This is a predicted structure of a 74-nucleotide RNA (transfer RNA) from a Candidatus Doudnabacteria bacterium. The coordinates come from a structure-prediction model, not an experiment, and the mean pLDDT is 81. The organism belongs to Candidatus Doudnaibacteriota, within Bacteria.
[in-house]
RNA sequence: GGCCAUUUAGCUCAGCUGGUUAGAGCAUUCGGUUUACAUCCGAAAGGUCGCUGGUUCGAACCCAGCAAUGGCCA
Numbered sequence: 001g002g003c004c005a006u007u008u009a010g011c012u013c014a015g016c017u018g019g020u021u022a023g024a025g026c027a028u029u030c031g032g033u034u035u036a037c038a039u040c041c042g043a044a045a046g047g048u049c050g051c052u053g054g055u056u057c058g059a060a061c062c063c064a065g066c067a068a069u070g071g072c073c074a
Stems, first nucleotide, its partner, number of pairs: 001073007010026004019057001028044005050066005
């Protein structure tokens, strides 16, 4: 330098070839249960979906550029 994959909550990951509200588990906080702790049950908070543009009535999803991480080739 070229090619490929990945980027979504603090962490690990879903999101079914565009449709009205973005989710799960763990962790955190609060409540219940317990003499207490753990376990278990319930609830809450937490995201401008890597960044910037574009297409579209509508984008986490499609397109372009850039960035980061990993791999292959030279």